[in-house]
RNA sequence: GCGGAGGGAAACGGGGUCGCGGAUCGGCUGCAAGGCUCGGUUCGAGGAAAGUCCGGGCUCCGCAGGACUUGGUGCCGGGUAACGCCCGGGCGCCGCAAGGCGACGGAAAGUGUAACAGAGAACAGACCGCCGAUGGCGGCACUUGUGCCGCACAGGUAAGGGUGAAACGGUGGGGUAAGAGCCCACCGCGCGCGCCGGAGACGGCCGUGGCACGACAAACCCCACCAGGAGCAAGGCCAAGCAGGAGCGAGCGGUGGUCCGCCGCGUUUGAGCUCCGGGUAGGCCGCAUGAGGCGACGGGUAACCGGCGUCCCAGAUAGAUGACCCCACGGGCUUCGGCCCGUUACAGAACCCGGCUUAUUUCCCUCCGUCGUC
Repeated sequence: GCGGAGGGAAACGGGGUCGCGGAUCGGCUGCAAGGCUCGGUUCGAGGAAAGUCCGGGCUCCGCAGGACUUGGUGCCGGGUAACGCCCGGGCGCCGCAAGGCGACGGAAAGUGUAACAGAGAACAGACCGCCGAUGGCGGCACUUGUGCCGCACAGGUAAGGGUGAAACGGUGGGGUAAGAGCCCACCGCGCGCGCCGGAGACGGCCGUGGCACGACAAACCCCACCAGGAGCAAGGCCAAGCAGGAGCGAGCGGUGGUCCGCCGCGUUUGAGCUCCGGGUAGGCCGCAUGAGGCGACGGGUAACCGGCGUCCCAGAUAGAUGACCCCACGGGCUUCGGCCCGUUACAGAACCCGGCUUAUUUCCCUCCGUCGUC
């Protein structure tokens, strides 16, 4: 230099003017509750606020206990409020390596599946090939029931070829008519509740068995473990108007204050007033101090935990978080006076947290491989 692996950080700085939402102080208004297009101070999106895929908090409903059903999870140990998440480890696979990926319990309970190709797909199978031991047929020889030669009809053969994702252990040797765990060595595999190491998953060793037990359970199923349901439109409080109920009830309202008058409604079809329960619109709470952030310390390989110090950091409700200017910064041009452009990607809270996944801009660190130069 080139190619790759893992991890971390920041989403851009300072100031001003105006605008928007919250809190708070003041002002104005109001008997008060409260209200205000008034003023000051202060706060005002994210690393993913996203997908809503997991797990919890919280709330209401349900619930003696048990069983069934359904769904999920599935190597071991740890972390955690919990998890399908995270950390460490084991095993398998991929990579020269750094490293990455894995639903990774059970197929010697049962049911089932394996397209196409192929002769044959589970305790299978002779298509090509190989053989001619045994039987058969033909020929020759003779010691007349033997030997030799030929055929490949019966048959033997899973070594070789071919098909396939997969063909019933692998390599080598012996053996054989040809072959075959048929026999042997090594490797692989099973078994022993073998010995040793480890907390465990598991690893190593020893003995033993010619191999019995092929694959698939994100197919049914079996085993173990975990799950009651719905969700902030949860749920709670206040409560106009209209309708309802109870009581009182002969008046009540308008006509600018009072009386008369007039008009309207009403006095069996009950105006009006008072009270009551449920509760719509609407308002308030839930709702911003939390499994909280930051800092250094201690424990732990780590995830994480502990105490200490410090900080308070959005709360809208059809939904505020915006616009402009100056400096600064980064580019480009320059006649060195300046001028021009840009300050962005993905995207935006809606009860709150822990994860995962997806989207996306820039920078930094460590490691691996390889080539070149000194």
Molecule: Bacterial RNase P class A
Organism: Gemmatimonadota bacterium